[in-house]
RNA sequence: AACUUAUCAAGAGAAGUGGAGGGAACGGCCCUAAGAAACUUCAGCAACCUACUUUAAUGUGUGGUGCUAAUUCCGUGAAUUAAUUGAUUUAAUAAAAUUAAAUCAAUAAUUCAAAGAUGAGAG
Numbered sequence: 001a002a003c004u005u006a007u008c009a010a011g012a013g014a015a016g017u018g019g020a021g022g023g024a025a026c027g028g029c030c031c032u033a034a035g036a037a038a039c040u041u042c043a044g045c046a047a048c049c050u051a052c053u054u055u056a057a058u059g060u061g062u063g064g065u066g067c068u069a070a071u072u073c074c075g076u077g078a079a080u081u082a083a084u085u086g087a088u089u090u091a092a093u094a095a096a097a098u099u100a101a102a103u104c105a106a107u108a109a110u111u112c113a114a115a116g117a118u119g120a121g122a123g
Stems, first nucleotide, its partner, number of pairs: 003121006013042005021031003025076004043068003048064002051060002072115001077112005083107010
């Protein structure tokens, strides 16, 4: 790397080094010389594993991870729902306009999936 499983709407940043990128990919939208990534130190959050206390877990936070802009920043594939807009076709009408129906596209909401991240497990 691949496999199984749980979680992903909450929470929590300063300093030093560094010197232009970063937010997984793509599109969008953001962050960034008032200093990106990365590394180091200190601090914090959380409670997955662990440890401890125990009548108990919505406990403590010992050790191992993890995390500390924006919901996993939003969207991506599918289904459903309702409305609006646009296009096409058909019908009504002498025509235009208008009305109705069907199809397609765009937008929105919900759900599921996919992808990703992290923990634990197994091989």